[in-house]
The part of an RNA shown here (small-subunit ribosomal RNA, 5' domain) has 495 nucleotides and comes from a Clostridia bacterium. Taxonomically the source falls in Clostridia (Bacteria, Bacillati, Bacillota).

Context: one part of a larger RNA
RNA sequence: GGAUGAACGCUGGCGGCGUGCUUAACACAUGCAAGUCGAACGGGCAUAGCAAUAUGUCAGUGGCGGACGGGUGAGUAACGCGUGAGCAAUCUGCCCAUAUCUGGGGAAUAGCGGCUGGAAACGGCCGGUAAUACCGCAUGGCACCAUAGAGAGGCAUCUCUCAGUGGUUAAAGAUUUAUCGGAUAUGGAUGAGCUCGCGUCCUAUUAGGUAGUUGGUGAGGUAACGGCCCACCAAGCCUGCGAUGGGUAGCCGGCCUGAGAGGGUGAUCGGCCACAUUGGAACUGAGACACGGUCCAAACUCCUACGGGAGGCAGCAGUGGGGAAUAUUGGGCAAUGGAGGAAACUCUGACCCAGCAACGCCGCGUGAAUGAUGAAGGUCUUCGGAUUGUAAAGUUCUUUUCUAAGGGACGAAGAAAGUGACGGUACCUUAGGAAUAAGCCUCGGCUAACUACGUGCCAGCAGCCGCGGUAAUACGUAGGAGGCAAGCGUUAUCC
Numbered sequence: 001g002g003a004u005g006a007a008c009g010c011u012g013g014c015g016g017c018g019u020g021c022u023u024a025a026c027a028c029a030u031g032c033a034a035g036u037c038g039a040a041c042g043g044g045c046a047u048a049g050c051a052a053u054a055u056g057u058c059a060g061u062g063g064c065g066g067a068c069g070g071g072u073g074a075g076u077a078a079c080g081c082g083u084g085a086g087c088a089a090u091c092u093g094c095c096c097a098u099a100u101c102u103g104g105g106g107a108a109u110a111g112c113g114g115c116u117g118g119a120a121a122c123g124g125c126c127g128g129u130a131a132u133a134c135c136g137c138a139u140g141g142c143a144c145c146a147u148a149g150a151g152a153g154g155c156a157u158c159u160c161u162c163a164g165u166g167g168u169u170a171a172a173g174a175u176u177u178a179u180c181g182g183a184u185a186u187g188g189a190u191g192a193g194c195u196c197g198c199g200u201c202c203u204a205u206u207a208g209g210u211a212g213u214u215g216g217u218g219a220g221g222u223a224a225c226g227g228c229c230c231a232c233c234a235a236g237c238c239u240g241c242g243a244u245g246g247g248u249a250g251c252c253g254g255c256c257u258g259a260g261a262g263g264g265u266g267a268u269c270g271g272c273c274a275c276a277u278u279g280g281a282a283c284u285g286a287g288a289c290a291c292g293g294u295c296c297a298a299a300c301u302c303c304u305a306c307g308g309g310a311g312g313c314a315g316c317a318g319u320g321g322g323g324a325a326u327a328u329u330g331g332g333c334a335a336u337g338g339a340g341g342a343a344a345c346u347c348u349g350a351c352c353c354a355g356c357a358a359c360g361c362c363g364c365g366u367g368a369a370u371g372a373u374g375a376a377g378g379u380c381u382u383c384g385g386a387u388u389g390u391a392a393a394g395u396u397c398u399u400u401u402c403u404a405a406g407g408g409a410c411g412a413a414g415a416a417a418g419u420g421a422c423g424g425u426a427c428c429u430u431a432g433g434a435a436u437a438a439g440c441c442u443c444g445g446c447u448a449a450c451u452a453c454g455u456g457c458c459a460g461c462a463g464c465c466g467c468g469g470u471a472a473u474a475c476g477u478a479g480g481a482g483g484c485a486a487g488c489g490u491u492a493u494c495c
Stems, first nucleotide, its partner, number of pairs: 001495004006491005013364006019357002021322001026320003030317003035064003040061002043058006071275003080200008090192002095188008103137001105135002112127006143168005149162005173180002201247003208238003213235006220228001250272004254265004277298005300311004328354001330353003336350001337348004367397004377388004402432006411422001439484005444465003450479005460467002
């Protein structure tokens, strides 16, 4: 000098765009943050109707979604991340393409009704009911299993194609008749899983570590390879090119600095990973070992009729606490995106906006021109004057800002109509009036800027050198000056 998610002191006019718990992964009152579908299903209620029925709505069965989106960085020195390869060892709901099929049956169960237990949470028994819920049967191709054959290819195990035999496996309907679905198979796209090369902080005042440990055979398990797990067998495996241990830490794109090499860093934004009070576990599912699911244990908080129950803000706001320190219990689904739905639409603290904070960057303003009697006042003075100083006053202008009034968007997509939280905002026009708007630090040298008074090694200053003990340009005040400017200084950290 540059930089910061900064803080502190003094000061503070406006706008645009950003940013805002770095500390206690401390504890959380309250509200909201994941629902949706009646075009899968039976029913309850309401309305209309004599009724059939229609419309609306609701708990339940069922489907899809709650594995995304959002938060945090505790753990992790690891194939976690980055980069480059591989899977002939793999899976992939919704979506796209292609081909074929969608036949015929059955038994339950919730809701509901009756009885009943419990303070509650939540149940129990009996009866009866529907489905795209559940279960058989049929059909069976290029799916799967077994078997044998031909051809092609490769990367060792092998892979692909063709035709054959035997065995196994499927489906669901709805509707406003336009469609939307269902089953099987193949391919794609997307997403995921696994393996490997290289790279990835400090410490040797850590030198040995390791028994499922290293390898083999077999069996199991997984979507899949594998000591992943198990039985048996062998005795291996890692290590001075740093194993093992200890400490610290999420990693990267990037960001800061620097001419570069490098050094530092990992806020916001984007990618990956890990976590969801702490520890463990599985279920469901295409996908989880699942933040707002389940079970168990623990700590804590709450309710209780003492028998037993309920909860999890590292989602958005907000509260207490900690701290030098970090915001509103706001508006809207109008846009973008997501879930469900045929759609209308519903939901969406994602998101878009508004509020607060000079926290940062950028821009603008606080007036312009003229004006010498060089006014008054202040300060200094050699008492002549010098300086503040064209500065002020005065005169002539301007209106960015500001105030008031009037008009008033783009963002909205479409053939047209309708649809805007922001917002009567931005912006435009008119009127008014210099009107509403300047501070902070420094002035011994480094380092731009000097005098007077007070003080008297005191009070104090200070980044370094150093000032202060009676004329202090270094302390304090005043005048003047220098620097930066809605900021200026200080502190902390990095280069």